About this RNA: A computed fold for a 475-nucleotide part of an RNA from Catenovulum sediminis, annotated as small-subunit ribosomal RNA, 3' major domain.

Context: one part of a larger RNA
RNA sequence: UGACGGGGGCCCGCACAAGCGGUGGAGCAUGUGGUUUAAUUCGAUGCAACGCGAAGAACCUUACCAUCCCUUGACAUCCACAGGAUUAAGCAGAGAUGCUUAAGUGCCUUCGGGAACUGUGAGACAGGUGCUGCAUGGCUGUCGUCAGCUCGUGUUGUGAAAUGUUGGGUUAAGUCCCGCAACGAGCGCAACCCUUAUCCUUAGUUACCAGCCUUAAGUUGGGGACUCUAAGGAGACUGCCGGUGACAAACCGGAGGAAGGUGGGGACGACGUCAAGUCAUCAUGGCCCUUACGGGAUGGGCUACACACGUGCUACAAUGGACAGUACAGAGGGCAGCUAACUUGCGAGAGUACGCGAAUCCCUUAAAGCUGUUCGUAGUCCGGAUUGGAGUCUGCAACUCGACUCCAUGAAGUCGGAAUCGCUAGUAAUCGCAGAUCAGAAUGCUGCGGUGAAUACGUUCCCGGGCCUUGUACA
Numbered sequence: 001u002g003a004c005g006g007g008g009g010c011c012c013g014c015a016c017a018a019g020c021g022g023u024g025g026a027g028c029a030u031g032u033g034g035u036u037u038a039a040u041u042c043g044a045u046g047c048a049a050c051g052c053g054a055a056g057a058a059c060c061u062u063a064c065c066a067u068c069c070c071u072u073g074a075c076a077u078c079c080a081c082a083g084g085a086u087u088a089a090g091c092a093g094a095g096a097u098g099c100u101u102a103a104g105u106g107c108c109u110u111c112g113g114g115a116a117c118u119g120u121g122a123g124a125c126a127g128g129u130g131c132u133g134c135a136u137g138g139c140u141g142u143c144g145u146c147a148g149c150u151c152g153u154g155u156u157g158u159g160a161a162a163u164g165u166u167g168g169g170u171u172a173a174g175u176c177c178c179g180c181a182a183c184g185a186g187c188g189c190a191a192c193c194c195u196u197a198u199c200c201u202u203a204g205u206u207a208c209c210a211g212c213c214u215u216a217a218g219u220u221g222g223g224g225a226c227u228c229u230a231a232g233g234a235g236a237c238u239g240c241c242g243g244u245g246a247c248a249a250a251c252c253g254g255a256g257g258a259a260g261g262u263g264g265g266g267a268c269g270a271c272g273u274c275a276a277g278u279c280a281u282c283a284u285g286g287c288c289c290u291u292a293c294g295g296g297a298u299g300g301g302c303u304a305c306a307c308a309c310g311u312g313c314u315a316c317a318a319u320g321g322a323c324a325g326u327a328c329a330g331a332g333g334g335c336a337g338c339u340a341a342c343u344u345g346c347g348a349g350a351g352u353a354c355g356c357g358a359a360u361c362c363c364u365u366a367a368a369g370c371u372g373u374u375c376g377u378a379g380u381c382c383g384g385a386u387u388g389g390a391g392u393c394u395g396c397a398a399c400u401c402g403a404c405u406c407c408a409u410g411a412a413g414u415c416g417g418a419a420u421c422g423c424u425a426g427u428a429a430u431c432g433c434a435g436a437u438c439a440g441a442a443u444g445c446u447g448c449g450g451u452g453a454a455u456a457c458g459u460u461c462c463c464g465g466g467c468c469u470u471g472u473a474c475a
Stems, first nucleotide, its partner, number of pairs: 001475002003472003007469007015459002019423005026314008034305002042053002064300007073125001077124002079121005086103007107114002127289002130287003136283002138278003141274001143272001148187006154163003167178003193266004198234007208223002212221001237260001240254005316416001320375007332363003337356002342351003382413001387408007429451007
């Protein structure tokens, strides 16, 4: 100087407390461990692995296994020789592949040849999701959006170092003020950026409709007010008033205001820590394989199942279930696409087909809600697992192993032990909608809006963190 303390002081955080809803019990989905297996590819492992890489494993993907094949190779550059390239068909085979047949003679040219392309041959080489993340780059997680981390000069000390950065206040903040052997500065904080909340100007089509005309309908004429769209501005700064304070910084209350003291949300992550993660995104040193640890194909596996754990979904019901009627979003996506209307099917869907590369058309009836009727506390008109049958769709192909529909079946489950998680406001809870990936395949993920709470006395305690100080047989 640090680090540590079941030392002290001050302070903060959904850290506790106060509340609300969960997990832990059930069924299922999903990931992991374990076990099994020819293979169940690999990685991630306290917080910070476990609905994680994977924004989507039937084939492909695919790296794994079995079997069948290839060896200058699926891919790149170079050489020689031959040939048009290419297209179609037949046979054998699980296919990769092999054999045969037919069509076809191109482009440029200085007529030597050349540019593509294919085959054969030789070797230089290709290739490796093989190993090492403890050889690395890059990227990322984490402490932590915590308020810290440092430097120059000066000064002090023999020196390691100190000072500044400590102290008195204050702040979300090393934020600012005052003081001070310090004076300044840098990386962080804040601001600058995006979005949202108010207003103004400009502009009105595909959006809008107050008044006028018109209609089944902003449908049409028309309008430029309103909504909205999207470009530019205004606005918030402790600016104003009162109080407290040290005449400071600041804090408390108030006015005005759409918004008040960082208005809400996002992007943004200092010096560093964990030899943290990733050689399987990519790149790359070294090592290793080279008729195989490379390459192709078919089938299988990654989907196994005594069990254990994590994350979720659905429930156990009446603030509910069922049936009928009825209202209101936002944000996205669409041409190998979204698909109206109509017909058809109980339905998943199918048929035909309008419109739309979209503020125009479509996905698109939002659901919870509201209004009625019914059920009456029951393993039920709760719950939907499981299983049987019949189908639909995607796709060469749904057996291993897809989603969905209909009929039948109707399991566990009556609110969950010890323990444990999230959340402070348009939040929790609850309700639906959309998108990426994607042929098909979400209870996951990412967004979007609807309805919309309770509680916070307080900082003694648990956890994590910051500053000062003290002790130390630690470095």
Lineage of the source: Bacteria > Pseudomonadati > Gammaproteobacteria > Alteromonadaceae > Catenovulum. Its Rfam family is "Bacterial small subunit ribosomal RNA". Gene Ontology terms of the family: ribosome and structural constituent of ribosome.